[in-house]
C1' cells in the first nucleotide's frame, strides 16, 4: 500500500401456478376442490473417513455397518396461484467485517 473469496446489511431488479367454488354488498378469513417452487424446512448420489469380517506378515482387494457428504433434483410441511406485499433462487450497485495475492 494492492485489496481477491466467502461473509453481514441496505438499495433495485426478479419466475411459476384457480380474481376456482361456497358464504358475502366487496374484500380478508373459515370450508371444499385445483395447482406452483425461487422464503424457510426437510430427503437424497458420488465420494471421503471409521468400524467389523474374510484373506493376509503388513497394506492393497471384497463384504456388512455408521458418519460427513451438492442442487435449480425430489417432497409440497410452511408458504404462496388478480392486486398490494412477500419472493435470503439469482442478477447488480454500495457500505461493513476479512486478508488471499501482489
Nucleotide at each position: 500500500a494492492u485489496g481477491a473469496u466467502c461473509g453481514u446489511u441496505g438499495u433495485g431488479g426478479g419466475a411459476g401456478a384457480g380474481u376456482g367454488c361456497a358464504u358475502u354488498g366487496c374484500a380478508a378469513a373459515c370450508g371444499c376442490c385445483a395447482c406452483c417452487g425461487a422464503a424457510g424446512g426437510a430427503g437424497c448420489a458420488a465420494g471421503u473417513u471409521u468400524c467389523a469380517a474374510a484373506a493376509a506378515a503388513a497394506c492393497c482387494c471384497u463384504u456388512g455397518a455408521a458418519a460427513c457428504a451438492a442442487a435449480u433434483c425430489u417432497c409440497u410441511c410452511a408458504g404462496g396461484u388478480a392486486g398490494a406485499u412477500g419472493g435470503a433462487a439469482c442478477c447488480a450497485c454500495a457500505a461493513c467485517u476479512g486478508g488471499a495475492c501482489g
Molecule: Glycine riboswitch aptamer
Organism: Bacillus taeanensis